[in-house]
Context: one part of a larger RNA
RNA sequence: CCCGCGGCUAGACGGAAAGACCCCAUGAACCUUUACUGUAGCUUUGCAUUGAGAUUUAAGUCGAUCUGUAUAGGAUAGGUGGGAGGCUUUGAAGUGUGGACGCCAGUUUGUGCUGAGCCAACCUUGAAAUACCACCCUUUUCAGCUUAGAUGUCUAACCUGUUCCGUUAACCGGAAUAGGAACAAUGUAUGGUGGGCAGUUUGACUGGGGCGGUCUCCUCCUAAAAAGUAACGGAGGAGCACAAAGGUACGCUAACUACGGACGGGAAUCGUACUAAUAGUGUAAUGGCAUAAGCGUGCUUAACUGUAAGACAAACGAGUCGAACAGAUGCGAAAGCAGGUCAUAGUGAUCCGGUGGUUCUGUAUGGAAGGGCCAUCGCUCAACGAAUAAAAGGUACUCUGGGGAUAACAGGCUUAUACCGCCCAAGAGUUCAUAUCGACGGCGGUGUUUGGCACCUCGAUGUCGGCUCAUCUCGUCCUGGGGCUGCAACAGGUCCCAAGGGUAUGGCUGUUCGCCAUUUAAAGAGGUACGUGAGCUGGGUUUAAAACGUCGUGAGACAGUUUGGUCCCUAUCUACCGUGGG
Numbered sequence: 001c002c003c004g005c006g007g008c009u010a011g012a013c014g015g016a017a018a019g020a021c022c023c024c025a026u027g028a029a030c031c032u033u034u035a036c037u038g039u040a041g042c043u044u045u046g047c048a049u050u051g052a053g054a055u056u057u058a059a060g061u062c063g064a065u066c067u068g069u070a071u072a073g074g075a076u077a078g079g080u081g082g083g084a085g086g087c088u089u090u091g092a093a094g095u096g097u098g099g100a101c102g103c104c105a106g107u108u109u110g111u112g113c114u115g116a117g118c119c120a121a122c123c124u125u126g127a128a129a130u131a132c133c134a135c136c137c138u139u140u141u142c143a144g145c146u147u148a149g150a151u152g153u154c155u156a157a158c159c160u161g162u163u164c165c166g167u168u169a170a171c172c173g174g175a176a177u178a179g180g181a182a183c184a185a186u187g188u189a190u191g192g193u194g195g196g197c198a199g200u201u202u203g204a205c206u207g208g209g210g211c212g213g214u215c216u217c218c219u220c221c222u223a224a225a226a227a228g229u230a231a232c233g234g235a236g237g238a239g240c241a242c243a244a245a246g247g248u249a250c251g252c253u254a255a256c257u258a259c260g261g262a263c264g265g266g267a268a269u270c271g272u273a274c275u276a277a278u279a280g281u282g283u284a285a286u287g288g289c290a291u292a293a294g295c296g297u298g299c300u301u302a303a304c305u306g307u308a309a310g311a312c313a314a315a316c317g318a319g320u321c322g323a324a325c326a327g328a329u330g331c332g333a334a335a336g337c338a339g340g341u342c343a344u345a346g347u348g349a350u351c352c353g354g355u356g357g358u359u360c361u362g363u364a365u366g367g368a369a370g371g372g373c374c375a376u377c378g379c380u381c382a383a384c385g386a387a388u389a390a391a392a393g394g395u396a397c398u399c400u401g402g403g404g405a406u407a408a409c410a411g412g413c414u415u416a417u418a419c420c421g422c423c424c425a426a427g428a429g430u431u432c433a434u435a436u437c438g439a440c441g442g443c444g445g446u447g448u449u450u451g452g453c454a455c456c457u458c459g460a461u462g463u464c465g466g467c468u469c470a471u472c473u474c475g476u477c478c479u480g481g482g483g484c485u486g487c488a489a490c491a492g493g494u495c496c497c498a499a500g501g502g503u504a505u506g507g508c509u510g511u512u513c514g515c516c517a518u519u520u521a522a523a524g525a526g527g528u529a530c531g532u533g534a535g536c537u538g539g540g541u542u543u544a545a546a547a548c549g550u551c552g553u554g555a556g557a558c559a560g561u562u563u564g565g566u567c568c569c570u571a572u573c574u575a576c577c578g579u580g581g582g
Stems, first nucleotide, its partner, number of pairs: 001582007010574003014569002022403004027399002029395004035200005041193003045189005051154002056150002062144001068137001069105001078136005085119003094113008158180009203215003212232001216238006239384001240282001241341002246300007257273004280289002283346001285344003304327004310321003316385001329338003352378007360371002410457001411455001412453003416450001418446006427437002464539001465537003469531001470528005477502003480497006504518005545563004549558003
């Protein structure tokens, strides 16, 4: 060096299973509910099968009757109109008696007696006679009519029981009989209820996801001197307002400070001066603005109709500026200016529907309906280019497709944090910064904590602790050698060299850690996928079962607790150990 045999299991990100955790999908399935929309069932009412007579009661309409008091006034005057007479032996006044109403004054009515009158203009009153007639109002009473309801009654539909027969028959039919009864029942239409059942929905961005925040528009910075330009970058605003705060003609100039001046003061109005726009602009910021776009006064409606060359900007859809032409108009002596506001925010496509207009269309024709066109209205469709008119949750019982495009372990990068060291030296150390300690600050190292990033791995890199077996580093715990000391000795403190060897047993806890007990020369700190599960364990974490507390309407949930809970692999290669042959 080649070839074996027997071992071992550190590596081959070993084998097995298109990761079950996590995220994603306009994926799925079950489950829940005060998600949405339906629906079985239950229920309400109308109509039909469905009829009869009558009692009571209620409602409606028609007709009749009655009722009607402010004050003044004979007195209980409903309103308006006509009206000079009307009522009466078919019984006037009066009177006995009974009822109703009532503001207690009276009104009205039934009946008996009686037998010839009674009322009306008069006087008051806004309004004159219920003397008489017509119409109407209000509230109340009474009887009648009509309709349908409710209540109670009936029997013949319909329903149920029993007996007999078909018939040897728990159905059905027939006959008889008893009970119920126009109810029930069924059909149909309709309102309600309805996770019992069904179909679905339950947004995106996101330094993983969730929680939080945001989603459209305007201004500034970032933005790198054209335009444009991102982030869960830094700051603020809008979802309007105004009939004058618009148009035009003419005119005007603020703000602060100082000084002076009755009440008057820090600040009112007045005067002077200085500076120069610091003021003002309906509304955030930016850019503008004195020829003012700022502040007034007069007159007014261009906050017009129909168009538009040409540009800006722009994927599209949208958006912006605009001379000029025609018509009609306002202001101005005129030239002219005016198609809203100093400019930039103040917003919403399409469909559907409403309203007004229209020389359009009109399903044989004339109309109409409907539609078109012009104008206009209805969306916090704010997730603001708006999926529907209409939508929330759970899954640890879960599933599928994917992702290392994206989290949890480990590695990597980084090193804020952590640990370690150094520099400066105020101070402590009786005195004395540096024996020892060291503020305020500064500079590094390590890669070991908590993090940040999301680069390999989601067609799988098994996760805490223990056991076993270790191996390395040195920033050394012991043992060895030294310097300084605020080192007399003993015992220490601190620093330098040094990794050869060594570096505990028990109690509690799943614990690492830690506390305690007792030892020891000492009971070091770390790396090794927080070494080591194809070596073991499986107490913890982290499936399915179950319970408690809490949260939730609920399904269920909880770095809350509690009991229970399948750990596979016969070694091909490398490495290592032992051994043999050539």
Large-subunit ribosomal RNA, domain V from Candidatus Tremblayella phenacoccinincola, 582 nucleotides, folded computationally. The prediction has a mean pLDDT of 83. The organism belongs to Candidatus Tremblayella, within Bacteria.